[in-house]
Context: one part of a larger RNA
Molecule: large-subunit ribosomal RNA, domain II
Organism: Winmispira thermophila DSM 6578
RNA sequence: GCCUGCGAGUUACUGUUGCAAGCGAGGUUAAGGGACAGGAGUCCCGGAGCCGUAGGGAAACCGAGUCUUAAGAGGGCGCUAGUUUGCAGCAGUAGACCCGAAGCCGGGUGAUCUAUCCAUGGCCAGGUUGAAGCUGGGGUAACACCCAGUGGAGGACCGAACCCUAGUCUGGUGAAAAAGGCAGGGAUGAGCUGUGGAUAGGAGUGAAAGGCUAAACAAACCCGGCGAUAGCUGGUUCUCGCCGAAAUAGCUUUAGGGCUAGCCUUGCAGUUGACUGUAGCGGAGGUAGAGCACUGGAUGGGCUAGGGCCCUUCACCGGGUACCAAACCCAACCAAACUUCGAAUGCCGCUACAGGGUCUGCAGGAGUCAGACUACGGGCGACAAGGUUCGUGGUCGAGAGGGGAACAGCCCAGACCGCCAGCUAAGGUCCCGAAACCGUGCUUAGUGGGAAAAGAGGUGGGGCGGCGAAGACAGCCAGGAGGUUGGCUUAGAAGCAGCCAUUCCUUAAAAGAGUGCGUAACAGCUCACUGGUCGAGUCGCCCUGCGCUGAUAAUGUAACGGGGCUAUGCACGGUACCGAAGCUGCGGGUCGACACCUGUUUGAGGGUGUUGGCGGUAGGCGAGCGUUCCGCGUACCGAUGAAGGCAUGCUGGGAGGCAUGCUGGAGGGGGCGGAAGUGAGGAUGCAGGC
Numbered sequence: 001g002c003c004u005g006c007g008a009g010u011u012a013c014u015g016u017u018g019c020a021a022g023c024g025a026g027g028u029u030a031a032g033g034g035a036c037a038g039g040a041g042u043c044c045c046g047g048a049g050c051c052g053u054a055g056g057g058a059a060a061c062c063g064a065g066u067c068u069u070a071a072g073a074g075g076g077c078g079c080u081a082g083u084u085u086g087c088a089g090c091a092g093u094a095g096a097c098c099c100g101a102a103g104c105c106g107g108g109u110g111a112u113c114u115a116u117c118c119a120u121g122g123c124c125a126g127g128u129u130g131a132a133g134c135u136g137g138g139g140u141a142a143c144a145c146c147c148a149g150u151g152g153a154g155g156a157c158c159g160a161a162c163c164c165u166a167g168u169c170u171g172g173u174g175a176a177a178a179a180g181g182c183a184g185g186g187a188u189g190a191g192c193u194g195u196g197g198a199u200a201g202g203a204g205u206g207a208a209a210g211g212c213u214a215a216a217c218a219a220a221c222c223c224g225g226c227g228a229u230a231g232c233u234g235g236u237u238c239u240c241g242c243c244g245a246a247a248u249a250g251c252u253u254u255a256g257g258g259c260u261a262g263c264c265u266u267g268c269a270g271u272u273g274a275c276u277g278u279a280g281c282g283g284a285g286g287u288a289g290a291g292c293a294c295u296g297g298a299u300g301g302g303c304u305a306g307g308g309c310c311c312u313u314c315a316c317c318g319g320g321u322a323c324c325a326a327a328c329c330c331a332a333c334c335a336a337a338c339u340u341c342g343a344a345u346g347c348c349g350c351u352a353c354a355g356g357g358u359c360u361g362c363a364g365g366a367g368u369c370a371g372a373c374u375a376c377g378g379g380c381g382a383c384a385a386g387g388u389u390c391g392u393g394g395u396c397g398a399g400a401g402g403g404g405a406a407c408a409g410c411c412c413a414g415a416c417c418g419c420c421a422g423c424u425a426a427g428g429u430c431c432c433g434a435a436a437c438c439g440u441g442c443u444u445a446g447u448g449g450g451a452a453a454a455g456a457g458g459u460g461g462g463g464c465g466g467c468g469a470a471g472a473c474a475g476c477c478a479g480g481a482g483g484u485u486g487g488c489u490u491a492g493a494a495g496c497a498g499c500c501a502u503u504c505c506u507u508a509a510a511a512g513a514g515u516g517c518g519u520a521a522c523a524g525c526u527c528a529c530u531g532g533u534c535g536a537g538u539c540g541c542c543c544u545g546c547g548c549u550g551a552u553a554a555u556g557u558a559a560c561g562g563g564g565c566u567a568u569g570c571a572c573g574g575u576a577c578c579g580a581a582g583c584u585g586c587g588g589g590u591c592g593a594c595a596c597c598u599g600u601u602u603g604a605g606g607g608u609g610u611u612g613g614c615g616g617u618a619g620g621c622g623a624g625c626g627u628u629c630c631g632c633g634u635a636c637c638g639a640u641g642a643a644g645g646c647a648u649g650c651u652g653g654g655a656g657g658c659a660u661g662c663u664g665g666a667g668g669g670g671g672c673g674g675a676a677g678u679g680a681g682g683a684u685g686c687a688g689g690c
Stems, first nucleotide, its partner, number of pairs: 001690006011094013026051003032045005055062002065077004097235002100232001104225006115199009124189001126158003129154001133150006162186003167182004201217001203213003238624006248261005262368002264365007275355009289341001290339002295335003299331004304325001306324002308321004371396010401412003416588004421584003427578003430563003436575007448565001454549002458546010475533005481506003486500003512527001516525002589614010625679001627676006636668002644663008
């Protein structure tokens, strides 16, 4: 892992609601007893007790009333239908749907591992060093001291056994639940070790690491309390039908849990309008926008208090001001907590029409309290986030189908079942791949098929203006002068470093006290300006369509789904077609309403027609299938072959049912009822097999 079996809302009591039945101002017995009986049990006694028949008040007390109160007011609570049993839903108390802790407490079991200690034994190859002491000699007044020898000390040295493990490699479903290799430390000591013994669970022992106390120790193990508790995780077993949520508010030692409300469901009751939509009419309002009259902000100008600065004065006074600036005036602005104004929507009411598993009340049962994205309106954030937090709508959640290449939340559209029929939606119609053509333009960038500020004689359309046959624009030819090197400055400054100047005058067709290059300064080249040549348009600005640059990323084209496309791109117009579980057609199912027929115990049920519904998680409700056992039951079936198994066929809307063959070898079971150890794929489920 697979297979088989086992595996989770039960039972008792109490309460509450529904349904059913009995009796009813009453209802009912409990323990116990009696009769019958083979037994389960049935029937009959048994009225103790319980519930109900009156309430109100704290009470005294009063009583269809009573309490409050001064009250004959007002107000509160009251002014008769119950009760017993069964079944079902739910709640409470119990382990209370099942499995699961870490833990807490009690009583015991452990020191054969390990820690420390006690007693008694054992072990340490070999080599090295050479303390004290002693002896001899020297030496001293005597010591001291020196030398040689002897001697054999040491948590001394080197190094096996033995003990250990700082490093590294291997091992890592190992040879091994801690080892092996290499290298390393101690090796007469605080040494190692045998045997026996002592100390233990909040306790021991600890050269101290929270270490060790029998291969898991911040409190051992075993059993018990014990089915501890688990607001947590997981799991929770047959079928079909109807409806169908929530992820919000308030409170919560509350935030992943609850309670009440909201939203769902079931039953009963109510009402022709309570409800929703649309239209018309009538209302309240201060948002968007706008505005500046208020409150504030804020720019420029004017005017002008106050201040600064300057001048003047001995001082006072006075004067000036391109500085700051209140108030006031003009102009142009800003505001969630500004408003002289002010929508659209929404909200409330009335009327009409339309629609509904529409609405309201009471009662039983829930689930939900992590929501997600999207559009719009706001806050927070950075006018960030697949961000966060509100509001309104949508979708997903709980929604399949078509589109979007793929893709919960986007677009289209809400799947009862069947059909080798039709029409459409979004989106599409060159091929992959169902379906296309026509017309008018645009784009040349593979733009399309990713992007900004910004940039550009790309190109299409529109508009405005200047110049132009009295000859424009571009090119070419020629002129472009004189006073004068203007003045100043400067080493120089001559059109052209810089400064000044209403920048002048003259000759002229025209020519600046000079547009740029250039020189040290001049010179030189050139421009403005003019003439000629040429002979028809030319120059500039604004708006707009499509394109260009801006444009760099990590495995491989990789920024059209692909091929490929110059239309198979873009814009506009037209006509077709394709395209879904949408709509239609045909057939069928089921639930409801209505009508008719049939039928019944006043209630059941059946049939036909019309009409409407039938996506669905949590969840509510309804109807069924199957398993085991029991009753009716001595039905009935079975060795001429039960159950079970394998297979095939038939059948039902499904759970399922039936038949036949083979297998199997002794039990099975229709119908109507009853009762449950009643349905398995999941729980790192449990046991076994493989």